[in-house]
RNA sequence: GCGCCUGUAGCUCAGGGAUAGAGUAGCGGUUUCCGAAACCGUUGGUCGCGUGUUCGAAUCGCGUCAGGCGCA
Numbered sequence: 001g002c003g004c005c006u007g008u009a010g011c012u013c014a015g016g017g018a019u020a021g022a023g024u025a026g027c028g029g030u031u032u033c034c035g036a037a038a039c040c041g042u043u044g045g046u047c048g049c050g051u052g053u054u055c056g057a058a059u060c061g062c063g064u065c066a067g068g069c070g071c072a
Stems, first nucleotide, its partner, number of pairs: 001071007010024004026042005048064005
């Protein structure tokens, strides 16, 4: 330099045109003499950034940034 993959909640990841989700963590509660565990509830995300397509974009196109892999 070229090609491919990845980027979504504090963390690990689903979701690939029509409501943004799970587990875990955090917070509150039940339980306990007190904790842990378990159970119940709950907070939290301009979906890396910009732009375009579309009635509508996390999702499709283009550009760009970061990380990884391969080729030279």